This is a predicted structure of a 459-nucleotide part of an RNA (small-subunit ribosomal RNA, 3' major domain) from Candidatus Uhrbacteria bacterium CG_4_9_14_3_um_filter_41_35. Model confidence (mean pLDDT): 84 of 100. Its Rfam family is "Bacterial small subunit ribosomal RNA". Rfam links the family to the GO terms ribosome and structural constituent of ribosome. The source organism's lineage runs through Bacteria, Bacteria candidate phyla and Candidatus Uhriibacteriota.
[in-house]
Context: one part of a larger RNA
RNA sequence: AGACGGGGACCUGCACAAGCGGUGGAUCAUGCGGUUUAAUUCGAUACAACGCGAGAAACCUCACCCAGAUUUGACAUAUAGCUGCAAACUCUAAGAAAUUAGAGCGCCUUCGAGGGUGCUAUACAGGUGCUGCAUGGUUGUCGUCAGCUCGUGCCGUGAGGUGUACCCUUAAGUGGGGUAACGAGCGCAACCCCUGUCCUGCGUUAUACUUUCGCAGGAGACUGCCUACGCAAGUAGGAGGAAGGCGGGGAUGACGUCAAAUCAGCAUGGCCCUUACAUCUGGGGCAACACGCAUGAUACAAUGGCCGGUACAACGGGCAGCCAAGUCGCGAGACGGAGCAAAUCCCUUAAAACCGGUCCCAGUUCGGAUAGGAGUCUGAAAUUCGACUCCUUGAAGUCGGAAUCGCUAGUAAAGGCGGAUCAUCACGCCGCCUUGAAUACGUUCUCAGGUCUUGUACU
Numbered sequence: 001a002g003a004c005g006g007g008g009a010c011c012u013g014c015a016c017a018a019g020c021g022g023u024g025g026a027u028c029a030u031g032c033g034g035u036u037u038a039a040u041u042c043g044a045u046a047c048a049a050c051g052c053g054a055g056a057a058a059c060c061u062c063a064c065c066c067a068g069a070u071u072u073g074a075c076a077u078a079u080a081g082c083u084g085c086a087a088a089c090u091c092u093a094a095g096a097a098a099u100u101a102g103a104g105c106g107c108c109u110u111c112g113a114g115g116g117u118g119c120u121a122u123a124c125a126g127g128u129g130c131u132g133c134a135u136g137g138u139u140g141u142c143g144u145c146a147g148c149u150c151g152u153g154c155c156g157u158g159a160g161g162u163g164u165a166c167c168c169u170u171a172a173g174u175g176g177g178g179u180a181a182c183g184a185g186c187g188c189a190a191c192c193c194c195u196g197u198c199c200u201g202c203g204u205u206a207u208a209c210u211u212u213c214g215c216a217g218g219a220g221a222c223u224g225c226c227u228a229c230g231c232a233a234g235u236a237g238g239a240g241g242a243a244g245g246c247g248g249g250g251a252u253g254a255c256g257u258c259a260a261a262u263c264a265g266c267a268u269g270g271c272c273c274u275u276a277c278a279u280c281u282g283g284g285g286c287a288a289c290a291c292g293c294a295u296g297a298u299a300c301a302a303u304g305g306c307c308g309g310u311a312c313a314a315c316g317g318g319c320a321g322c323c324a325a326g327u328c329g330c331g332a333g334a335c336g337g338a339g340c341a342a343a344u345c346c347c348u349u350a351a352a353a354c355c356g357g358u359c360c361c362a363g364u365u366c367g368g369a370u371a372g373g374a375g376u377c378u379g380a381a382a383u384u385c386g387a388c389u390c391c392u393u394g395a396a397g398u399c400g401g402a403a404u405c406g407c408u409a410g411u412a413a414a415g416g417c418g419g420a421u422c423a424u425c426a427c428g429c430c431g432c433c434u435u436g437a438a439u440a441c442g443u444u445c446u447c448a449g450g451u452c453u454u455g456u457a458c459u
Stems, first nucleotide, its partner, number of pairs: 001459002003456003007453007015443002019407005026298008034289002042053002064284007073124001077123006084117002089104006107115002126273002129271003135267002137262003140258001142256001147186006153162003166177003192250004197219007222244001225238005300400001304359006316347003321340002326335003366397001371392007413435007
């Protein structure tokens, strides 16, 4: 100087408390462990792994297993040579296919075997093989916490200290006062984007009728004004105002820590394989199932279920696409073909809500697992292993032990909608709007962090 303390002081945080809703019990989905397996590919493992890489495992993906094949190779460059002139495509035979064998068809040219292509040979290719403890890059975490440093000076034999301690203040090492320090840098804040109010201009595809909406530009908030306190910085209250003291949200992550994560995104040193650890193909596997854990979905009902009627969004997406009207089907869907490269057309009737009816507290008109049958769609192909529809079936479950999680306002909770991925497939993820609360006395305690201080046999 640090680190640590079941030392102290002060401060902060959904950290506790006060509340609301969950998890832990049930069923299912997904991930992980374990077990099993020919293989169940690999990585991630306290917080900070476990709906994570994966923003889509039927084939492909694919790295795993079984089987069948190839060896200058599926891909790149170069050289030399040739009993080359094709390759592709079509047909035949074998085959599960890859592929092999044969036949047919069949190049350009400046005529130089030049281009292209095939074969042979050699350099080489290739590797999701190992090492994240050889690395780059990227990322997580402490933590959007308020810290981390430097120059000169001063102090100290020195390591080092000071500055950065103290008082007040702040979300903040934010600012003020003071001071052997005076200044400065990286962080903080501001500059950037969205949103809330108004003004001006412009605008069609929109018609909101006090101009909604979109685009562009501007105004507005600064403790500016008043009162109190204060040396000041500022704090508390008030006025005006759409908005008040950081208005709300986002992007932005200092010096560093964890030999943290990633050689399987990519790049890359070294090592290893080279008729195989490379490459192609068919099939299987990643989906197994006594069990344990994690994250979710759906419920256990009357603030509800079911039936009928009726109302109100926003963000987005669309040409190998979105797909209207109409017709058929109980339905998934089919037929159909208008419009739209989209403020024009379509996805697109939002749902909860509201109105009326019914059920009358029950394992039920709750709940929907499981199972049987019949179908639809995508796709060469739904058996392993897709989604959806209809009929029947109708399990556990009556609010969940110890324990534990999220959230302070347009938030929690609840309701639906869109998108990425994508042929098909969403209870996950990323967004959007609708309805819309309760509570915070306070900092004793739990946890985490910051500043100062104290002890130490630790570094």